Source information
The part of an RNA shown here (large-subunit ribosomal RNA, domain VI) has 247 nucleotides and comes from a metagenome. The coordinates come from a structure-prediction model, not an experiment, and the mean pLDDT is 88. Rfam family: Bacterial large subunit ribosomal RNA. Gene Ontology terms of the family: structural constituent of ribosome and ribosome.

Context: one part of a larger RNA
RNA sequence: CGCAAGAAAUUUGAGUGGAUCUGAUUCUAGUACGAGAGGACCGAAUUGGACCGACCGCUGGUGUAUCUGUUGUCCCGCCAGGGGCAUCGCAGAGUAGCUACGUCGGGAAGGGAUAAGCGCUGAAAGCAUAUAAGCGCGAAACCCACCACAAGAUGAGAUUUCUUUUAAGGGUCGUGGGAGAUGACCACGUCGAUAGGCUGCAGGUGUAAAGGCAGUAAUGUCAUAGCCGAGCAGUACUAAUAACCCU
Numbered sequence: 001c002g003c004a005a006g007a008a009a010u011u012u013g014a015g016u017g018g019a020u021c022u023g024a025u026u027c028u029a030g031u032a033c034g035a036g037a038g039g040a041c042c043g044a045a046u047u048g049g050a051c052c053g054a055c056c057g058c059u060g061g062u063g064u065a066u067c068u069g070u071u072g073u074c075c076c077g078c079c080a081g082g083g084g085c086a087u088c089g090c091a092g093a094g095u096a097g098c099u100a101c102g103u104c105g106g107g108a109a110g111g112g113a114u115a116a117g118c119g120c121u122g123a124a125a126g127c128a129u130a131u132a133a134g135c136g137c138g139a140a141a142c143c144c145a146c147c148a149c150a151a152g153a154u155g156a157g158a159u160u161u162c163u164u165u166u167a168a169g170g171g172u173c174g175u176g177g178g179a180g181a182u183g184a185c186c187a188c189g190u191c192g193a194u195a196g197g198c199u200g201c202a203g204g205u206g207u208a209a210a211g212g213c214a215g216u217a218a219u220g221u222c223a224u225a226g227c228c229g230a231g232c233a234g235u236a237c238u239a240a241u242a243a244c245c246c247u
Stems, first nucleotide, its partner, number of pairs: 001152001005163007015149004021049007033038001051106005059100004066093005071086006110144003117137004169246004173189005194239003197235005203228003211222004
């Protein structure tokens, strides 16, 4: 821009893409078969591999603005307590998020029409013949079915609702995000929990400083303490004001 008014929401599916894999074990059954050795078809069940998708409750990884320990050095006048730098100084743990080595799921079943092949009825050709007329079975291939996208499918579809003009609706702007390069998408904008702050909880670290007590002292204890990024709630304290534009 189009889809001959403008919008919001829900859809149909022409069409397109994806998937389509396979082992072992057990039962049937040591059965059929076979002198024996050996050893099934068909059917049923269990459990794997690779591949694909989703997720983070579990097990782990990472987690450079979390906590703790600690070395050297400089600084905060000194002690104590801290800060900077040294690969995040090093080391031990680790929330959220992201993840696999983790967990869950999938390729199943079925239908249609067939291939090779196997048949029924059956003449030409009194027989025979699956074929000439006619009818049936038959494969991971084909068409459905499963998953995803999909009306620019210009053949532009359908349904419901809203607005008839300072309209409905949308945008700018702001607070943000499990969304994101930017656009876009999603939530919210005081009729408000959108983000920050604060409070509580979960979770992490591992018992802060100061002081008392014990010990000559290191240290221990009073003490599950102190501190804490992303998590979950609550709470308008702060910021989402006002307004403008399209129509």